[in-house]
Context: one part of a larger RNA
RNA sequence: UGACGGGGGCCCGCACAAGCGGUGGAGGAUGUGGUUUAAUUCGACGCAACGCGCAGAACCUUACCCGGGCUUGAACUGAUUGGUAAACCCCUGGAAACAGGGGCUGAUCGCAAGAUCAACCCAUUAGAGGUGCUGCAUGGCUGUCGUCAGCUCGUGUCGUGAGAUGUUGGGUUAAGUCCCGCAACGAGCGCAACCCUUGUCGUUAGUUACCAGCGCGUUAUGGCGGGGACUCUAACGGGACUGCCGGUGGUAAACCGGAGGAAGGUGGGGAUGACGUCAAGUCCUCAUGGCCUUUAUGCCCAGGGCUGCACACGUGCUACAAUGGCCGGGACAGCGGGUUGCAAUACCGCGAGGUGGAGCUAAUCCCUUAAACCCGGUCUCAGUUCAGAUUGUAGUCUGCAACUCGACUACAUGAAGUCGGAAUCGCUAGUAAUCGCGGAUCAGCAUGCCGCGGUGAAUACGUUCUCGGGCCUUGUACA
Repeated sequence: UGACGGGGGCCCGCACAAGCGGUGGAGGAUGUGGUUUAAUUCGACGCAACGCGCAGAACCUUACCCGGGCUUGAACUGAUUGGUAAACCCCUGGAAACAGGGGCUGAUCGCAAGAUCAACCCAUUAGAGGUGCUGCAUGGCUGUCGUCAGCUCGUGUCGUGAGAUGUUGGGUUAAGUCCCGCAACGAGCGCAACCCUUGUCGUUAGUUACCAGCGCGUUAUGGCGGGGACUCUAACGGGACUGCCGGUGGUAAACCGGAGGAAGGUGGGGAUGACGUCAAGUCCUCAUGGCCUUUAUGCCCAGGGCUGCACACGUGCUACAAUGGCCGGGACAGCGGGUUGCAAUACCGCGAGGUGGAGCUAAUCCCUUAAACCCGGUCUCAGUUCAGAUUGUAGUCUGCAACUCGACUACAUGAAGUCGGAAUCGCUAGUAAUCGCGGAUCAGCAUGCCGCGGUGAAUACGUUCUCGGGCCUUGUACA
């Protein structure tokens, strides 16, 4: 000087408390451990591994296993000489990869025979290849403490020196934020602001969006003429700054209350992550040193596996019902996506879906009837008209192909489960809870992920305690 303390002081955070809803019990889903296996590819392991890499394993992917093949090789760059057109098509063998055989064809010269030549291919060779090892040799990227308020430097001063000071102190703040004081005076990286979005207004603009007033038309609809008001769209501006008033405070910084205002003290949300820590993670994104391999640890193909199942754990989904289930009728979104695509009207099917194809390269057409909700009816507390696992049969769709191993539909079947022990998690407002919708990946396949809107709470006395963190101080046989 740090680090640590079941030392002290001050302060903060859904850290506790106050509340609301969960997990832990059940059945599916999914990841992991274990076990099994020819293989169940590999990585990730407290927080910060475990719906993680994987924004989507039937083949492919695929790295694993078994079997069949290749050896200058699937892809790349040269060199030497020699041979020869190659692709493609046909036949035979084969599960395919591929192997064997046959056919076709380039340019120039030449009547022709043939000769020469480029490229490709074959042979030879230097090389190539490796998801093989080392993340404790590395770059790059990332997680984490933590969006915590810290981390440093120059000059000066003090100290023999390591170092200190500044950065401590008194206030204040979300903040090393600002003020005052001070042997310090300044500065840098962080904080804040500048950026995006949302909330209000104005200007400009008016189609594909809008429809107040005027007219036309319809069973009906901005459907039409038209309009530029409104909504909206999208560009530029205004607006919020403790600016104003009162109080507290040291005539400070600031805090408390108020006015006006769409918004008030960082308005809400996002992006943004200092010096560093964990030899944290990744050699399987990529790059790369070293080592290893070279008829194999490389490459091609078929099938299997990654989906196996006494069990254990994590994360989610669905429930256990009446604030509900079922039936009928009615209402209201936003974000997005669409030409190898989205697909309307119509017709067929109980349905998944099929036939067909208007329109749309999209504020125009389509996906697209949102659901919870409201109204009416029914069920009457039961393992039930709750719940839906499991199983049987018949189907639909995608795809070369759904046995291992897809999703969905119909009929039948109708398991556990009556609110969950110890323990433990999230959340402070348009939040939690609850309800549906869209997208990426994607032929097909989400209860996951990333977004979107609808309905919409309760509680916070407070900082004694638990956890984590910041500053000062104290002790130390630790570095």

Background
Predicted 3D model of a 479-nucleotide part of an RNA (small-subunit ribosomal RNA, 3' major domain) from an uncultured prokaryote. The RNAcentral record of the full RNA draws on ENA. The coordinates come from a structure-prediction model, not an experiment, and the mean pLDDT is 84.